[in-house]
Context: one part of a larger RNA
RNA sequence: GAACGAACGCUGGCGGCAGGCCUAACACAUGCAAGUCGAACGUGAAGCUACCUUCGGGUAGUGGAAAGUGGCGCACGGGUGAGUAACGCGUGGGAAUUUGCCCCUUGGUACGGGAUAACGCCGGGAAACCGGCGCUAAUACCGUAUAAGCUCUACGGAGGAAAGAUUUAUCGCCGAGAGAUUAGCCCGCGUAAGAUUAGGUAGUUGGUGAGGUAAUGGCUCACCAAGCCGACGAUCUUUAGCUGGUCUGAGAGGAUGAUCAGCCACACUGGGACUGAGACACGGCCCAGACUCCUACGGGAGGCAGCAGUGGGGAAUAUUGGACAAUGGGGGAAACCCUGAUCCAGCCAUGCCGCGUGAGUGAAGAAGGCCUUAGGGUUGUAAAACUCUUUCACCAGGGAAGAUGAUGACGGUACCUGGAGAAGAAGCUCCGGCUAACUCCGUGCCAGCAGCCGCGGUAAUACGGAGGGAGCUAGCGUUGUUC
Numbered sequence: 001g002a003a004c005g006a007a008c009g010c011u012g013g014c015g016g017c018a019g020g021c022c023u024a025a026c027a028c029a030u031g032c033a034a035g036u037c038g039a040a041c042g043u044g045a046a047g048c049u050a051c052c053u054u055c056g057g058g059u060a061g062u063g064g065a066a067a068g069u070g071g072c073g074c075a076c077g078g079g080u081g082a083g084u085a086a087c088g089c090g091u092g093g094g095a096a097u098u099u100g101c102c103c104c105u106u107g108g109u110a111c112g113g114g115a116u117a118a119c120g121c122c123g124g125g126a127a128a129c130c131g132g133c134g135c136u137a138a139u140a141c142c143g144u145a146u147a148a149g150c151u152c153u154a155c156g157g158a159g160g161a162a163a164g165a166u167u168u169a170u171c172g173c174c175g176a177g178a179g180a181u182u183a184g185c186c187c188g189c190g191u192a193a194g195a196u197u198a199g200g201u202a203g204u205u206g207g208u209g210a211g212g213u214a215a216u217g218g219c220u221c222a223c224c225a226a227g228c229c230g231a232c233g234a235u236c237u238u239u240a241g242c243u244g245g246u247c248u249g250a251g252a253g254g255a256u257g258a259u260c261a262g263c264c265a266c267a268c269u270g271g272g273a274c275u276g277a278g279a280c281a282c283g284g285c286c287c288a289g290a291c292u293c294c295u296a297c298g299g300g301a302g303g304c305a306g307c308a309g310u311g312g313g314g315a316a317u318a319u320u321g322g323a324c325a326a327u328g329g330g331g332g333a334a335a336c337c338c339u340g341a342u343c344c345a346g347c348c349a350u351g352c353c354g355c356g357u358g359a360g361u362g363a364a365g366a367a368g369g370c371c372u373u374a375g376g377g378u379u380g381u382a383a384a385a386c387u388c389u390u391u392c393a394c395c396a397g398g399g400a401a402g403a404u405g406a407u408g409a410c411g412g413u414a415c416c417u418g419g420a421g422a423a424g425a426a427g428c429u430c431c432g433g434c435u436a437a438c439u440c441c442g443u444g445c446c447a448g449c450a451g452c453c454g455c456g457g458u459a460a461u462a463c464g465g466a467g468g469g470a471g472c473u474a475g476c477g478u479u480g481u482u483c
Base pairs, nucleotide, nucleotide: 001483002482003481004480006479007478008477009476010475013355014354015353016352017351018350019348020347021313026311027310028309030308031307032306035072036071037070040069041068043066047062048061049060050059051058052057079266080265081264088191089190090189091188092187093186094185097183102179104177105176106175107174108173109172110144111143112142113141119134120133121132122131123130124129150159151158152157164171165170166169192238193237194236199229200228201227204226205225206224207223208222209221210220211219241263242262243261244260245256246255247254248253268289269288270287271286272285291302292301293300294299319345321344322343323342327341328339329338330337331336358388359387360386361385368379369378370377371376392424394419395418396417397416398415402410427472428471429470430469431468432453433452434451438467439466440465441464442463448455449454
């Protein structure tokens, strides 16, 4: 000098664009953050209409709430960086794989069956919830048939599928092949410090066989062999998410990994599997643990490192806001529903950028202040005064684009026009040298200053005040950190 997710002190007018718990991966009240489909299915409340009525209501139709079965989604999106020194990441390759929805091609979609939730009745429990009996549907479940292609094969053969719906035109369902996309796996190279860590390793290293997986493989197991890694740093310890990038620098390099983007890991702590195309699953399940809450003491409930918000910690970091209008996502044939993703608004000079706080004229160089050699000098064209202007802010009127046809949270916003009036808008640090800027008073090695050198013990340009000056400016200084 530059930079910052900064903080602190003094000060503070406006706008645009960005950014905003770096600390306790500490604990969390409350609300919301993942639903949707009646064109898969059986029920079917309120209301309305008609009829009957013992005036209590009942029956039929319509209606469609609500829950349930079933399908798809919930593995995305959002958060955090605890762990991880590793094929985790980066880069370049590879073969033994997978891939719901989507696209293309091709072949099918036949015949049957038994249940079950909802519901009704009964019962248990404080609750969470649970049990028994009975009824019922399906694109839920099961069987049979068929098999072009598929799988296995001893080449004889064997195995294995489907689901219908409606508004009659579509949407679906099953098998196979190909594509696209996704994901898993392997390898070369690169990727922090310590030798005051020198030896480490028994599924360890390899083979055969088997199991397991979508798939290779000690991934697992049985048997066999005795290997494998290491001063080119194994092992151990400490630290750390990695990268594109960011900051600095002429570069080489050094430091760093907030925001944005890619990958990874995690979801109270540890472990486990289930479902599924995909999870060993943040707002799913089971077990154990710590913690919190409810309880009728028998037993139950919970997980903000989602968005807000609270306590705590801290030098320090925001609203318990609006809308699905746009972009995108899920479901649906669609209408549409959901979406704290997102788009916006609120708060904060946290940063960057822009603008303003007026302009011209104005010497009796007014008054006042300060200094003075007492003559004067300086503040200073500065003020006053006169003549103007109206950016921004304010008031009034109009008023978008963002939306291909409808639909605008933002928002009566941006912007435009008119109006009033210099009116509402300047501070901070420094002035001994480095380093731009000097005098007086006070103080008297005191009080104090200080980045370094150093100032202060009676004439202090270095302390404190004043006048004057220098620098930057809605900021200015200090502290911290990096180059």

A computed fold for a 483-nucleotide part of an RNA from an uncultured prokaryote, annotated as small-subunit ribosomal RNA, 5' domain. The coordinates come from a structure-prediction model, not an experiment, and the mean pLDDT is 88. The RNAcentral record of the full RNA draws on ENA.